[in-house]
RNA sequence: ACAUGGCGACAGGGGCGCGCGGCAUCGGCCGGGCUGAGAAGGACCCUUUGAACCUGAACCGGAUCAUACCGGCGGAGGAAGUUGCAUGGCGCGGGAU
Numbered sequence: 001a002c003a004u005g006g007c008g009a010c011a012g013g014g015g016c017g018c019g020c021g022g023c024a025u026c027g028g029c030c031g032g033g034c035u036g037a038g039a040a041g042g043a044c045c046c047u048u049u050g051a052a053c054c055u056g057a058a059c060c061g062g063a064u065c066a067u068a069c070c071g072g073c074g075g076a077g078g079a080a081g082u083u084g085c086a087u088g089g090c091g092c093g094g095g096a097u
Stems, first nucleotide, its partner, number of pairs: 006085005011047004016041001017034002020031004053078003059072004
């Protein structure tokens, strides 16, 4: 500089992988590493204005020690809401000039 985005209450939806070391009668546990908002946190993200998340998918391309790491697939198909306040627009009614 540009773009995007109201706030709250209650209720609800969702994911948690990869690789390293140690321990372990082998179910796992602990520590630190990678990506991420979040890798089990009394956290984080999302709730139709819905790319939270799921399906396709043991998918395709690239990168990586490795992965649901990045991109594609893809505005494809699904996916969890009511309400209060605030703000703006439109309409109707009343009053004043």